[in-house]
The RNA shown here (transfer RNA) has 72 nucleotides and comes from an Elusimicrobiota bacterium. NCBI's taxonomy places the organism under Bacteria, Pseudomonadati, Elusimicrobiota. Rfam family: tRNA. Gene Ontology term of the family: triplet codon-amino acid adaptor activity. It was read from a public genome assembly.
RNA sequence: CGGGGAGUGGCUCAACGGCAGAGCACUCGCUUGGGGUGCGAGAGGUUCCGGGUUCGAUUCCCGGCUCCCCGA
Numbered sequence: 001c002g003g004g005g006a007g008u009g010g011c012u013c014a015a016c017g018g019c020a021g022a023g024c025a026c027u028c029g030c031u032u033g034g035g036g037u038g039c040g041a042g043a044g045g046u047u048c049c050g051g052g053u054u055c056g057a058u059u060c061c062c063g064g065c066u067c068c069c070c071g072a
Stems, first nucleotide, its partner, number of pairs: 001071007010024004018055001026042005048064005
């Protein structure tokens, strides 16, 4: 320098263009003599940044940034 992939709650990841979810972690409750396990409830997100398309974008298009892989 060229090509490809990834970026979404604290972590690991989902999400035919139409309400952003799951597991773990966290908080509270139930259970226990207490803890753990189990069960129930809850809180937590400017979906990397900036534009564009669209009635509507996590999703499609363009340009950046960061990380990973391949090639030179």